[in-house]
RNA sequence: UAAAGGCAAACCCGUCGAAAGGCGGGGACGCAAAGCCAUAUGUCUAAAGCACGCAAGGCGUGGCACGACCGCCAGGCCGCCGAA
Numbered sequence: 001u002a003a004a005g006g007c008a009a010a011c012c013c014g015u016c017g018a019a020a021g022g023c024g025g026g027g028a029c030g031c032a033a034a035g036c037c038a039u040a041u042g043u044c045u046a047a048a049g050c051a052c053g054c055a056a057g058g059c060g061u062g063g064c065a066c067g068a069c070c071g072c073c074a075g076g077c078c079g080c081c082g083a084a
Base pairs, nucleotide, nucleotide: 006031007030011026012025013024014023015022016021029071035077036076037075039074042069043068044067050062051061052060053059054058
């Protein structure tokens, strides 16, 4: 110095997407909830639309979620073993 297990970061390949990112396979940084819920924060992206500008078939800048992240932190629900 539990036991039985579980999940799977980065990265690579394929795929969807404007992107963030998601899904599948490989792979393990780690996780006692790294199970589920986008409810509330926070963070990320900015297609469309809006504002402004320009060299004006379009491009650039700005803010913006109806998009995304539950492995940011809270909240809710469920859950294995067991010294205590």
Molecule: c-di-GMP-I riboswitch aptamer
Organism: soil metagenome